[in-house]
RNA sequence: GCGUCCGUGGCCCAGUCCGGUUAAGGCAUCCGACUGUUAAUCGGGAGAUCGCAGGUUCGAAUCCUGCCGGACGCG
Numbered sequence: 001g002c003g004u005c006c007g008u009g010g011c012c013c014a015g016u017c018c019g020g021u022u023a024a025g026g027c028a029u030c031c032g033a034c035u036g037u038u039a040a041u042c043g044g045g046a047g048a049u050c051g052c053a054g055g056u057u058c059g060a061a062u063c064c065u066g067c068c069g070g071a072c073g074c075g
Stems, first nucleotide, its partner, number of pairs: 001074007010027003020058001029045005051067005
């Protein structure tokens, strides 16, 4: 340098194929219940404008382009 894949809460990840009102879930965290206390269990809350910038569209996490970062392969 070229090719393929990946980037979504503090962490892991679904959703992308086939665009559509509210981005699901787990861990962690906070509050409460339970318990003599802790743990476990149960209930509830907060937390992501989806790597960045443009484009297409009535509408973009999703499609297109460029760039940034990472993994693997080729040279």
This is a predicted structure of a 75-nucleotide RNA (transfer RNA) from a Candidatus Heimdallarchaeota archaeon. Its Rfam family is "tRNA". It is annotated as a transfer RNA. RNAcentral holds the sequence, with entries from ENA. The prediction has a mean pLDDT of 81.